[in-house]
Context: one part of a larger RNA
Formats: sequence, structure tokens, C1' cells
RNA sequence: GGACGAACGCUGGCGGCGUGCCUAACACAUGCAAGUCGAACGGAGAUAUUAUUGAAGCUUGCGAUAUAGUAUCUUAGUGGCGGACGGGUGAGUAACGCGUGGGUAAUCUGCCCAUAAGAGGGGGACAACAGUUGGAAACGACUGCUAAUACCGCAUAAGCUGCCGCAAGGCAGUAAAGGAGGCCUCUUAACAAAGCUUCCGCUUAUGGAUGAGCCCGCGUCUGAUUAGCUAGUUGGUAGGGUAAAGGCCUACCAAGGCGACGAUCAGUAGCCGGCCUGAGAGGGUGAACGGCCACACUGGGACUGAGACACGGCCCAGACUCCUACGGGAGGCAGCAGUGGGGAAUAUUGCGCAAUGGGGGAAACCCUGACGCAGCGACGCCGCGUGAGCGAAGAAGGCCUUAGGGUUGUAAAGCUCUGUUUUAAGGGACGAAGGUCCAGGGGAGUAACUGCCCGUGGAAUGACGGUACCUUAAGAGGAAGCCCCGGCUAACUACGUGCCAGCAGCCGCGGUAAGACGUAGGGGGCGAGCGUUGUCC
Repeated sequence: GGACGAACGCUGGCGGCGUGCCUAACACAUGCAAGUCGAACGGAGAUAUUAUUGAAGCUUGCGAUAUAGUAUCUUAGUGGCGGACGGGUGAGUAACGCGUGGGUAAUCUGCCCAUAAGAGGGGGACAACAGUUGGAAACGACUGCUAAUACCGCAUAAGCUGCCGCAAGGCAGUAAAGGAGGCCUCUUAACAAAGCUUCCGCUUAUGGAUGAGCCCGCGUCUGAUUAGCUAGUUGGUAGGGUAAAGGCCUACCAAGGCGACGAUCAGUAGCCGGCCUGAGAGGGUGAACGGCCACACUGGGACUGAGACACGGCCCAGACUCCUACGGGAGGCAGCAGUGGGGAAUAUUGCGCAAUGGGGGAAACCCUGACGCAGCGACGCCGCGUGAGCGAAGAAGGCCUUAGGGUUGUAAAGCUCUGUUUUAAGGGACGAAGGUCCAGGGGAGUAACUGCCCGUGGAAUGACGGUACCUUAAGAGGAAGCCCCGGCUAACUACGUGCCAGCAGCCGCGGUAAGACGUAGGGGGCGAGCGUUGUCC
């Protein structure tokens, strides 16, 4: 000199963009942070409506009720997909964890894309529900009924898998689920059903894409005042296990394997792209943003699943907190806010799904503390302002003085302006295009229609926000401080003090004329900041 997730002191007008628990991976009140699908399914409820019924009443067709149907809405349960993403943190980890370059003929991959082939015919349950019943609660138990894209056989097997075979091939095993819309060419008196057709799904297989697992070379902090370490240890054979190679595991056999090119042990630490500094080499660092890893109260375990050994899932143990009828239960903010605590120190229990992205859904749409915004903090960077021109009787006052004057100083006053900002009023966006609805056109397809694809016009959709921006009015009005002045180092005098009080980054100042302490005047530097402290180069 530069830098900072900074803190502290004094001061503080505005805006834009960023950024904000570095400490206790300490404990957490409260709310929200992952749901969605009724176009998979049986129920239940509400509303509207149609038909039949029709109590009391009575205007003779209006009515409570009941039954059946239709339509719309809601949804506890079964079922599907998603809760493995997104978000947080850095405890652990010196390791194939990360980085980089390879390998997988040793592997898996839901949703998505392409291609090929298929979807035939049956069955039995369990929720919901009803009844009984246990418990304070959490939550159950028994009996009975029922649906499905839930579950289970059978059939079929292009393909796939296994076995046999040199091959051609043979044998064996192995699938599935329906839902919605439309039409009337065919069947039907009509509806329904069937049929046809369109869309969404289903099954098997191959390939792709994406994602992931595993292996290897090289690189990756400090200590030798840590020198030896190792029995599943090193290798082999056989088997098990896994999606998959492998002591990953087991039995047996051999006695190996690592180490001064630093094993083992101990300490410290998430790694990287980057960031800071530096001419570079290098040194330091790993906040924000991006990639990978690890973790989710502590320890262990598996289940489900394409994917987890699973932050807002399950089980066990432990510590802690809470409820309890003392029998037993409930919980996990290192999600967003917020609280206590710790600390020098770090924000709102805000608004919105309008945009982008994600989950579900055919869609409308629902959910989304991701995200978009707003709030708070000079925490940082950048920009703007606190006025401009003229103005000498060089006013007054202050300070110094050789008492003549000098200086503050064009500074002020005064005059003439401007209106950035401020305040008030008015106007007022971009971010919105998709999807949806309406209208009409074209195309592939179909017997035809719906639906699908393409393009056109219209309608509606904004948290921020009446914000940015623009216009008008008022009025210099509301807006400057901080540090320093002995040398390094830009900037000097007076008074006070008298080795005292004090200063200080180093050298050093202060003991009676102190440019170094304190105050004042003046000056220098930077400026909404300026200094100090800390850390790094």
C1' cells in the first nucleotide's frame, strides 16, 4: 500500500447493487417449510334438478318425508406418483474424501426419447363402512360386508434369462390394467351395453439420454521430543453375498503385507472452481456464488423403493424436554422467521406464488419460507447531494503581533440565480408470455366425431407497487464530519502544565519559554465517512 462475512470510537443526507451467528454441530415456545391425483377405486356428505310418492295443512297442486336417477362440488380411506429433489450445516473425515486423468468385457438407472412385440381368461382378500369392545391419552382389538390401475394363479412368449450344442437350433422359466372423451358406419324400438375411434396409462425387450455405484495412476497440512506397524493381517483355493470386481464375508491352505521415497501414532482440517495479495514465482484463504463429500439430538439397525440405510420416515438404546388418570405416551429448527444462551459481533415470528424452477394432475389447478420481492444494519462497492455566480468598507468577532499590522478571508453579510436532492400534488410503466377460455382458419389421422399439431384475433392474469420514471409547485430552504500537524509524513503558533498530568507505530517527547502532553487559533489529509484494533499478502 492492498484486502476483510469484520468489531470498536466519533459522526451520519439519499439511491443502486451486493452482503449479514466467523462464537455454543448449545437448548428451543409458536407459526409455516411436501404434497398431489375423484380422468385408478368403493364409500360418505352437500347443493341443484328430474320422475314417483305424498303427513299436517289446503289456494287442488304447493308441500315436510321417502325411493330412484342425473349433474356439480367436497374428501376420511384403499391405490398411484412424489416425500432420495429442492433447502441447511461443516461436527466428523488426512481418506480414492476431494482435484485431475483413465477403466468398468465387473454394474444399475423411476420419469423422458426411439424401436419391436403384446395387453386373453379367472380368483381370493383387506381398508373404508357397520356392530361389539379396551385405553386418561397416544392408539388399538374382535366379528361381519365391499371396490380397484391394490393382490394372486392360469394362458400366450417376438424378446429376455438358464441349461445343452462348434453352429444351426432344442428344452425349461418368465408379463400385463385399465381409465377418460367422441361417434353412430354396423347391432338395438330407445337408453345402456357392445362396436369403432382418439387420448392418457399398462407389460416385455433392445438402444439412447440422464443420474448413480465400483476400481486405478498422479496430486493433496504439521510433528521423528511418534520407528517400527499388521492375524482377516498379505496372498491362494472353494463357497456365500451384492446391481456389480474384491477378505466384502466364511472355511481351509501358505506366511506373508506396509515402513526413513516416513509406515504406525499424535495434532490440525471438509476438498475444489475460486478469492486476497504479489511484477512474477510464490504466500495466505476456502464467507457469499458454483461442483463434490459428509452430517441431521447422540450411537446402532434395517424396511420400502428405480434410487435411502432416508433432516421435517420406521425400529432399538442413550441423554434431555413435555403430557399423564402413574398403567403409559409425545418430541428433535445444522429448513424460513423467531426465543433464550454464548459472544467484540451478525437482521423481519413481513408480502407473494405475478415471474423462474420443482412435485402431483389429461387439464383447470393445488402445493412450494426453493424462489421473486419488501423490511433492518454506512457491513462493503459504486453513484449523487449538502448549492452556483458576483461580492473589499478586505465588516464584526476570534487568534497572533515587533502594536505598525498580519491572519481567518470572497470566507460571511448582501445581490442575482438554479432546483440534483427534499417536501407536496398529479400522471404512471417494463417485467406477461405461456397455459386457459371464446371466435374462426389450415394440417395429419378417423367411416365420421372428440382429441392432437400449426398459425390468427380477442378476453383475463403483477407480490414488488401507485414502485421506477415523468410533470408541476414551494424553497438555499432539511443535509459535514473525522483524523492528524517532532522525524519517518503533507501540515505551526500561543497559552496552560512542569519527568507531574500525559503521549507513543518506531526513534522517542515531558524535570519553567514543550512546533511531540492539554486547550485555542491556524494549517494538512480524507470525506458520509474518518480513525483505532484484529487477520492475511